Small-subunit ribosomal RNA from Goniochloridales sp. WTwin 8/9 T-7m6.8, 1477 nucleotides, folded computationally.
A source record names the gene rns.
It matches the Rfam family "Bacterial small subunit ribosomal RNA". Gene Ontology terms of the family: ribosome and structural constituent of ribosome.
RNAcentral holds the sequence, with entries from ENA.
The coordinates come from a structure-prediction model, not an experiment, and the mean pLDDT is 84.

């Protein structure tokens, strides 16, 4: 010393930037549910809107006359008197200038704060004198009459401390002579009280000046005539342009004058760690106001809230003539509003007026009431109690968890709330008396009983705290992010639980978190941000030394900074909020005395910072004239004779009227190859043929000079590419615009022909650029290496070179440090100072308005409504590219065959139908699920039929079977015969859980699969780099079929994957053998060996590997096969199974007949058979595997032409059958045609299964004999025992629609140059605005809804000022009219006053042009937002024309195009630097 937390949200993910949101504390709150007590506070924040009613300022008879009554007391009972009272109104005093309201106005000496001179001043305090003698009227009254009131008028009569004159004088003025100015009494028997005038003094109070301090705007920059200042005058209580006459021309302002908006200030209040930063309720301090505006009297003090006068507005009375009011005072009404109380008590305290004093006023105050408005404190109970209770919710459901020790139930206790009594303070000072609050607060005592006393919000994440049911992108919820489309922890509801609690939650508002306006405390290369660049005034800052000074700065005293707040101690309320008492930092302002290091002033002085001068130096610095030569083009001649041109490819265009080519010659503008360079120069923009003249600035080096003369720079100013503008020239090329001509859906464009303004020059202008190093200038300081430009020195040489070294510039790499990363890195983006500039989410937008500059075009300066929760940097890993590299693969490409064209077969689309059941949809559906739909299948359709309905349990009951014969399409129902009589079983009925579902969801799932892909990938643990995502490993160099292997390397090692193990197959040998077979053998099927780049040369890198030979039956994975890494596809399948929710239950289940899944104007895939002669036909003839068989295979053998039928024999299989293989060879015949191909159709006759062949089956004979003559654009399969071609067997099955599908053998080619290209992967690398990852992402017009805004003919209004007209009321001022009690006086004057006139100035008002502003508005405009609109594709990749900046023109739109920049462009190639070697 006591003090500082952080979260959530841009992303596939990460680091910053950034901005929005939230957790905290407060309030004069408000609103929603809820609501026991008690204490202390606080209570119209909006209408300074507008009030009804009653109070809020009155005392004083010890100032004065009166008047009415009481009471005495005389009395003639008519009245009188006042020695007592009381009451009233009037003159007179003192107070209504305080106290209480509010906060409109004010941006001011208004407020705070320190000074400070020229002043006043009732009561009050102290001091010192004093009150002498006169005089005059007048309210009340009383009389008259006026008016509806309010009021007012005449006349008369009266008193005083009311009002006058004289006298005095300590006072005051004086030109020093002198002039001037007061007074009152009253009570008391009385002592004596209270007054009263003068001066001084002091308290306390005012007014008045000045310094410094505290809001916003420059889209408000000029303001001001009493203004500034002087004299003389007035005037004030007082200085003073305060006011007036003249004089002079002055003040203020960039240090913000003036306007113009907003605000009453200040102690302090709230928050903050603090410094701030918001506020100015309550309570103090001050100022302002009192219906709006003026205005002055009265007085110590007001221009006066409860005074007056005028005007005006509104209200209210009225006889209509004319009058009355002013809650911003305590309640209390209306209105206004989200929203603030009782028409209470009392003056008992406190504190005020007035009184000698009782006292009497006090709505100030001090209580009560209402309000959970807010802080504070209590309490709704305490102990014990598990049958863990019933109910509830869950749930795996005969259970179990939880609500829950919670209840219940026992044992307590009495706070506090209520009831009863009884006691009772303090608040009262002052002997006595005096309490509104007050049935008080509080203490006892009894009663009576846990009884009267819990809610509110939350519960996806920030943030404590979860399940269930309902809903179903609907209701709805949201502070942010978001949640909701059928399993919702986000919505409603229920149960639990969290939190606070008599409140709790919501909104509003400040302040914090926000270092998000950063003084403490940020930044500016690329996130928002460095003036295009320079001179340079003010201004800010500043080299050494010395002496001074004391402004700044330090130190000490003094004074002050009210009180109340805070803080600390202490104390009083039982605590605590409260409320007293004490004490105190810090800080501020002024005074005074002090120090002198800094920084400022002043005076001396230096050379290092700056500049001068001499001597030399490289330069595209500029301006300005002059001269060249190449090239272009156009004219002129010549030669020549058909195409030039242009493009991806054409084509417009030029050319026989002679072009293009050439050759000569002649002109005109414009621009200067080579040299040429990360080389020069210049502030920047920008400069290059050559040469003169003229000029600016820079290095370098030598010495002398001046002596801080520096550095920065707001406003000013100068320059300032490119287009652009004027104006006058001039015009070759090149070009916007335009035309044309290709491209295309279109093509206002890329691209091609032309082709105008412009580009060029002289004068002006304009002032912007991606005017970039995206980096402002100055000065010091910090490690190195290498280029290269100028100069100097030093070495070295005959001299140039090399080397070294010190200035000044350009570069490139890097340490240190810095940066969010990329990077910067003595040219800093590092260390540090000075000084200017700018920045504060995105978007609206560099747009409106406003203003200044322009000829314009526009340039400058520059907002806001309104919307979003992001926009943005920089780097990761993907992924992607009409980006690059290397590599593969039946990917191409060389080849052999096919499809696509016909005919059938069969699958899908569509169409149709009562139904054509359902899935399978790009590769990865479509001879697929289905290894076989006439019934069955069968799920689809139409009729008829059942309803615990295959299946448990239990309980009852007893039939059952077979035949025949009716109804019925059959199920099923009736009917009669025969025959067993059984209870294991079986059928019926009947209850209860339930069964059933090919209903839905494959986007709830399991399990299986399909694909990428048998691609060579995918990963992980340690280390280690990087803040971090990540990287590295896995990259490279070489093999390889392979992340195979080998070297290298911050990487070592490992997994899944590759390869191998498994199976088949090709050789050989053992062993064994049903069967074959004469024995070696062939074969069956077990086991063994065999290959391993082992062996040899060569190539490589002494490597891995390749290449090529041997030997071998096989040579480099011998072949074929099973086996599929991490994943992606919400791939496919709920209709194989299973299974979560959800839906049907006399039906979406179940049983049965026919029918349908076979339909057809078509389109599309898979297949079959062909077109023929390499072929069909007839004969004869040759060799296979695999495979299946008892409800079967089915020999022989007989009939049939034949399918087939009969008989009938052998296998339960190496034995028997299926079972002849076929192509193939031989022999003939056919001769190129719609045929002796080809075989569909359709006819007839028959066979064979099965209840059953119509719809809908195969098979066989005769006959009949479509299309078709090898296939467009396109497209498949395949690299060897493969393609092709040829035929076997099998499964499903009762038959089969099987040309399918899965296998088996037979005969058996051709081509691989090679990787340019399509296509599909893998590695690396690039660039990316994509991450749902290019099927991405986005950009404009144009309809449409909707919102906020700008212009806009103008309208209504409202503020301000100026000009001028009318001018009330009032004060000054003049007054020749009238009046006039005190003085005066010669009684007439007079003096003074006073009404009246008049003058000045004056508030409302009125006219006039202005200026600012608020709504409002036909129509215009541009902007914003909005799941599924139209046109197009600008951008993002080399986005398919690299973009993008200015500027100009042209287009529906996005854009194009021309100039000129820039890289914040990809690629490739080449130069130069650097770094290794």
């Nucleotide at each position: 010393a006591c003090g500082a937390a952080g979260a959530g949200u841009u992303u596939g993910a990460u680091c910053c930037u950034g901005g929005c949101u939230c957790a905290g504390g407060a309030u004069g709150a408000a609103c929603g549910c809820u609501g026991g007590c008690g204490g202390u506070a606080u209570g119209c924040u909006u209408u300074a809107c507008a009030c009804a009613u009653g109070c809020a300022a009155g005392u004083c008879a010890u100032a004065c006359g009166g008047a009415a009554g009481u009471u005495a007391g005389u009395u003639u009972c008519g009245a009188c008197u006042a020695u007592a009272c009381u009451u009233c109104a009037g003159u007179g005093g003192c107070g209504g200038a305080c106290g209480g309201g509010u906060g409109a106005g004010u941006a001011a000496c208004a407020c705070g704060u320190g000074a400070g001179a020229a002043u006043u001043c009732g009561c009050c305090u102290u001091u010192a004198g004093g009150a002498g003698a006169g005089g005059g009227a007048u309210a009340a009254c009383a009389g008259g009459g006026g008016g509806a009131a309010a009021c007012a008028c005449c006349u008369g009569c009266u008193a005083a401390a009311a009002c006058c004159c004289c006298a005095u004088a300590u006072g005051c003025c004086u030109u020093a002579g002198g002039g001037u100015a007061a007074a009152a009494a009253g009570a008391g028997a009385g002592a004596u009280c209270u007054g009263c005038c003068u001066a001084a003094a002091g308290a306390g109070a005012a007014g008045c000046u000045c310094g410094c301090g505290g809001c916003u705007g420059a889209u408000u920059a000029g303001c001001u005539a009493g203004u500034u200042g002087g004299u003389g005058g007035g005037g004030u209580a007082a200085a003073g342009g305060c006011c007036u006459a003249c004089c002079a021309a002055g003040g203020c302002g960039a240090c913000g004058a003036u306007c113009a908006g907003u605000a009453g200030c200040u102690g302090g209040u709230c928050u903050g760690a603090g410094a701030g930063g918001a506020c100015g309720a309550u309570c103090a301090g001050c100022c302002a106001c009192a219906c709006u505006g003026g205005a002055a009297c009265u007085g110590a003090g007001a221009c006066a809230c409860g005074g007056u006068c005028c005007a005006g507005a509104c209200u209210c009375c009225u006889a209509c003539g004319g009058g009355a009011g002013g809650c911003a005072g305590c309640a209390g009404u209306g209105a206004g509003g989200a929203a603030u109380u009782u028409u209470c008590u009392g003056c008992a305290a406190u504190g005020g007026g007035c009184g000698a004093a009782a006292g009497c006023c006090u709505g100030a105050c001090a209580g009560a009431g209402c309000a959970a408005u807010a802080c504070c404190g209590c309490g709704u109970g305490a102990g014990g109690g598990a049958a863990g209770a019933a109910g509830g919710c869950u749930u795996a459901c005969u259970g179990a968890g939880u609500u829950g020790u919670a209840a219940a139930c026992c044992u307590c206790u009495g706070u506090u709330a209520c009831c009863u009594a009884a006691g009772g303070a303090g608040g009262a000072a002052g002997a006595u008396c005096u309490g509104a609050c007050g049935u008080u607060a509080c203490u006892u005592a009894g009663g009576a009983g846990a009884c009267g006393a819990a809610g509110c919000a939350u519960c996806g994440g920030c943030u404590a705290a979860c399940u269930c049911c309902g809903u179903g992108c609907c209701a709805g919820c949201a502070g942010c992010c978001g949640c909701g489309g059928u399993a919702a922890g986000a919505c409603g509801g229920a149960g639990g639980a969290u939190g606070c609690a008599a409140g709790u939650g919501u909104u509003a508002u400040c302040c914090g978190g926000a270092a998000u306006c950063a003084c403490u405390g940020g930044g500016c290369g690329u996130a928002a941000a460095g003036c295009g660049u320079c001179u340079g005034c003010a201004g800010g800052u500043g080299g050494u030394u010395u002496c001074u000074u004391a402004a700044g700065u330090c130190c000490a005293c003094u004074g002050u900074u009210a009180a109340a707040c805070c803080u600390u101690g202490a104390g009083g309320c039982u605590c605590a909020a409260c409320c007293u008492c004490a004490a105190u930092u810090c800080a501020g302002c002024a005074u005074u005395g002090g120090a002198a290091a800094c920084u400022g002033g002043g005076a001396a002085a230096c050379u290092u910072g700056a500049g001068u001068a001499u001597a030399g130096u490289a330069g595209g610095g500029g301006u300005a004239g002059a001269g060249g030569g190449a090239a272009u083009u156009u004219c002129c001649a010549g030669u020549g004779g058909a195409g030039c041109g242009g493009u991806g490819a054409a084509a417009u265009g030029c050319g026989u009227a002679g072009a293009u080519a050439u050759u000569g010659g002649a002109a005109a503008g414009a621009a200067c190859a080579c040299c040429g360079a990360u080389g020069g120069c210049g502030a920047a923009g920008g400069c290059a043929c050559u040469c003169u003249a003229c000029u600016g600035g820079g290095c370098u080096a030598u010495u002398a000079c001046u002596g801080a003369c520096a550095c920065u720079c707001a406003g000013a100013g100068a320059c300032g590419a490119a287009a652009g503008c004027u104006a006058g020239g001039g015009g070759a090329g090149c070009a916007a615009a335009u035309g044309g001509g290709a491209u295309u859906a279109g093509a206002u464009a890329c691209c091609c022909c032309a082709g105008u303004a412009g580009u060029c020059c002289u004068a002006g202008c304009c002032g912007u650029a991606a005017a970039c190093g995206a980096u402002g200038g100055a000065u010091a300081c910090u490690c190195g290496a290498u280029g290269u430009u100028g100069g100097g020195c030093g070495u070295a040489u005959c001299g140039a070179c090399c080397c070294g070294u010190c200035c000044a510039g350009u570069g490139u790499c890097u340490u240190a440090g810095c940066u969010a990363a990329c990077g910067c890195g003595u040219u800093a983006a590092g260390u540090a100072u000075c000084c200017c500039g700018c920045c504060u989410g995105g978007g609206g937008a560099g747009u409106a308005c406003g203003c200044u500059c322009g000829c314009a075009a526009g340039a400058g300066u520059g907002a806001a409504a309104c919307u979003c929760a992001a926009a943005g940097g920089a780097a990761u890993u993907g992924a992607c590219g009409g980006g690059g590299g290397c590599c593969c693969g039946c990917a191409c490409a060389a080849g052999c065959g096919g499809u696509g064209g016909a005919g059938g077969a069969u699958g899908u689309g569509g169409u149709u139908u009562a139904a054509u059941u359902c899935g399978a949809u790009g590769c990865a559906a479509c001879g697929c699920g289905a290894a076989g739909a006439a019934c069955c299948u069968u799920a689809c359709c139409a009729g008829g039929a059942u309803u615990u309905g295959c299946u448990a349990u239990a309980a009852g009951u007893g039939a059952g079977g077979u035949u025949u014969c009716u109804u019925g399409a059959a199920a099923a129902g009736g009917a009669a015969a025969c025959u067993u009589c059984u209870a294991u079983c079986u059928g019926c009925u009947u209850a209860u859980a339930c069964a059933g579902g090919u209903g839905g969801u494959g986007c709830a799932u399991g399990g299986c699969u399909g694909u990428c892909g048998u691609c060579a990938g995918c990963u992980c643990g340690u280390g280690u780099c990087g803040u971090g995502a990540g990287a590295u490993g896995u990259u490279g160099g070489g093999u390889u079929a392979a992340g195979u292997c080998c070297c290298g390397c911050a990487a070592c090692g490992a997994g899944c994957g590759c390869a191998a193990c498994c199976c088949u197959u090709g050789u050989u040998u053992c062993u064994a053998g049903u069967u074959c077979a004469u024995u070696u053998g062939u074969c069956u099927a077990g086991a063994a060996a065999g290959a391993c780049u082992g062996c040899c040369g060569g190539u490589g890198a002494c490597a891995a590997a390749c290449c090529g030979g041997a030997g071998g039956a096989a040579g480099g994975u011998g072949a074929g096969g099973a086996c599929g890494a991490c994943g992606u596809c919400a791939a496919g399948u709920c209709a194989u199974c299973a299974u979560g929710c959800c839906c049907c239950u006399u039906a979406c289940a179940u049983c049965c007949u026919g029918g349908g899944c076979u339909a057809c104007a078509c389109a599309c895939g898979u297949c079959c058979u062909a077109c023929a002669a390499u072929g069909g036909g007839u004969a004869a003839g040759a060799c296979a595997a695999u495979a299946a068989g008892u409800u079967g295979c089915c020999a022989a053998c007989c009939u049939g032409c034949g399918a087939a039928g009969g008989u009938g024999a052998g296998c339960u299989a190496a034995u028997c059958u299926u079972u002849g293989a076929a192509a193939c060879u031989u022999a003939c015949u056919c001769u190129a045609a719609g045929u002796u191909c080809g075989g569909a159709u359709u006819g007839c006759a028959g066979g064979c299964u099965g209840c059953a062949a119509c719809u809908c089956g195969c098979c066989u004979g005769c006959a009949u004999g479509a299309a078709g003559g090898u296939g467009g654009a396109a497209u498949c399969g395949c690299u060897a025992g493969u393609a092709a071609u040829c035929g076997c067997u099998g499964g499903u099955c009762a038959g089969c629609u099987a040309c399918a599908c899965a296998g088996c053998g037979g005969u058996g080619a051709a081509u691989u140059c090679g990787u340019u290209c399509c296509c599909g992967g893998g590695c690396c690398u690039u660039g990316u605005a994509c991450a749902c990852a290019c099927c991405g992402c986005c950009c404009g017009u144009c309809a449409c809804a909707c919102c906020a805004u700008g212009g806009g003919a103008g309208c209504u209004g409202g503020u301000u000022g100026u000009a001028c007209c009318c001018g009330a009321a009032g004060u000054c001022a003049u007054u020749a009219u009238c009046c006039u009690a005190a003085c005066g006086u010669a009684a007439c004057a007079g003096a003074g006053g006073g009404a009246g006139a008049u003058g000045c100035c004056g508030a409302a008002g009125g006219u006039a042009a202005a200026a600012c502003u608020c709504g409002u508005g036909a129509c215009c405009g541009a902007g914003g937002u909005g799941a599924a609109g139209u046109c197009g594709u600008a951008a993002c990749a080399a986005g398919g024309u690299a973009g993008c900046c200015g500027u100009a023109c042209c287009g529906g739109a996005a854009g194009g195009u021309g100039c000129g920049g820039c890289u914040g462009g990809a690629u490739g190639a080449c130069c130069u630097c650097c770094u290794u070697a």